[in-house]
Molecule: RNase P RNA; transfer RNA
Organism: Haloactinopolyspora alba
RNA sequence: CGAGCCGGCCGGGCGGCCGCGUCGAGGCGAUGAGUCUCGCCGAGGAAAGUCCGGACUCCACAGGGCUGGGUGGUGGGUAACACCCACCCGGGGCAACCCGCGGGACAGUGCCACAGAAAACAGACCGCCGCGUGCCUUGUGUGCGCGGUAAGGGUGAAACGGUGGUGUAAGAGACCACCAGCACCCCAGGCGACUGGGGUGGCUCGGUAAACCCCACCCGGAGCAAGGUCAGACAGAGGACGUUCGAGGGCUGCCCGCCCGAGUUCUCGGGUAGACCGCUGGAGGCCGCCGGCAACGACGGCCCUAGAUGGAUGGUCGCCGGCCCCGGAACCUCCCGGGACCACAGAAUCCGGCUUACAGGCCGGCUCGUCCU
RNA sequence: GCGCCUGUAGCUCAGUCGGAUAGAGCAGGAGCCUUCUAAGCUCUUGGUCGGGGGUUCGAAUCCCUCCAGGCGCA
Numbered sequence: 001c002g003a004g005c006c007g008g009c010c011g012g013g014c015g016g017c018c019g020c021g022u023c024g025a026g027g028c029g030a031u032g033a034g035u036c037u038c039g040c041c042g043a044g045g046a047a048a049g050u051c052c053g054g055a056c057u058c059c060a061c062a063g064g065g066c067u068g069g070g071u072g073g074u075g076g077g078u079a080a081c082a083c084c085c086a087c088c089c090g091g092g093g094c095a096a097c098c099c100g101c102g103g104g105a106c107a108g109u110g111c112c113a114c115a116g117a118a119a120a121c122a123g124a125c126c127g128c129c130g131c132g133u134g135c136c137u138u139g140u141g142u143g144c145g146c147g148g149u150a151a152g153g154g155u156g157a158a159a160c161g162g163u164g165g166u167g168u169a170a171g172a173g174a175c176c177a178c179c180a181g182c183a184c185c186c187c188a189g190g191c192g193a194c195u196g197g198g199g200u201g202g203c204u205c206g207g208u209a210a211a212c213c214c215c216a217c218c219c220g221g222a223g224c225a226a227g228g229u230c231a232g233a234c235a236g237a238g239g240a241c242g243u244u245c246g247a248g249g250g251c252u253g254c255c256c257g258c259c260c261g262a263g264u265u266c267u268c269g270g271g272u273a274g275a276c277c278g279c280u281g282g283a284g285g286c287c288g289c290c291g292g293c294a295a296c297g298a299c300g301g302c303c304c305u306a307g308a309u310g311g312a313u314g315g316u317c318g319c320c321g322g323c324c325c326c327g328g329a330a331c332c333u334c335c336c337g338g339g340a341c342c343a344c345a346g347a348a349u350c351c352g353g354c355u356u357a358c359a360g361g362c363c364g365g366c367u368c369g370u371c372c373u
Numbered sequence: 374g375c376g377c378c379u380g381u382a383g384c385u386c387a388g389u390c391g392g393a394u395a396g397a398g399c400a401g402g403a404g405c406c407u408u409c410u411a412a413g414c415u416c417u418u419g420g421u422c423g424g425g426g427g428u429u430c431g432a433a434u435c436c437c438u439c440c441a442g443g444c445g446c447a
Stems, first nucleotide, its partner, number of pairs: 001369010012320007020042002023039006044344001048355002051353005056223004063256004068219005073087005088102001089100004103214002108212002110208003125153002127149009136139001161179006180204001182201008227277004236268006248260004284303005290297002321342002324339005374446007383399004392430001401417005423439005
């Protein structure tokens, strides 16, 4: 210099003018409603999708069984997780590094279309070989029948180990050597997944569990429109079931068990659509130090305030910044002038993650190649 | 805000415990019939199965993610 990999961060700045919301103080007003002035504060890395996990609230603090759902290498982190860290195994890359829903297919069941002879403790279409027999062109012939054979051809995503040899009528783990792979045992290392080495065995065992299923672990339901308090408005009518032979409701989808229980439910009609609590300080952030490879944890110090409820956090102007275009004799660099552009998106109970969207920019680490010293 | 459902031809729907040309009706086009039209009959066009990725030999179907549309609540 070129090509590439990984991680972290920012995501416009300053000022003027006009506005908006909560809170605090003050004025007017009636100590109310409201309004005015001043002051503090006022969106994000994803506030998003609502895909996971929790906190919190209510259901009776939720029991047992069945069903159902989720997770899935190992060890750790965490309030918890499908998240994160480290390692193992498999795959990709020369490498940095990246990707993996990564338990079990000798517990059982199912499926494997088309093609192909045969698709799962297989199979004889062609071929090869033997025997019997017919024919005539009498031979390395050919037709038919019976049998042997998985070495060769062809089909397929997949054809029941590979190579070489022995053997045979032709062949075949039938036998042998080496290799690959499987099961079991032993030794060594590791907390473990697993790795390395040695031995024995039958000679070889298909794939699919994001098919049913098995194994291990986890899961009660609903969700802040949860839930609670206050205020205000109205008009009832008809039907069904039921009041200890108990409707209906809750714990759970079902059963058992338990609890509440005198009303429940359907149709038509009528009314309200207000205020307050929950409501924002929390598994919070930054720095130092210690433990740990790391995720993270312990300790100490410092710092903080969005809470709207038809929903505030905005608009405009100027200067600067970034990038692009045009002109100035000139775009390789610098300078001057003018113009356009500067994303994705926006809190709504709150946190931890994941995923997705995003103009542009900054920083750090690493790998490979070429050249120079 | 919270919870849930759906997406297959121009329209309405099948196919959804995987199997190779994804079907049906209406609509569109051509032809037959009719003096002509309608109806009827025959043939035919038309599909990124909402998009992307994965599992599998193979995906409309199974899994993940994104997009669009719709429903319920005090």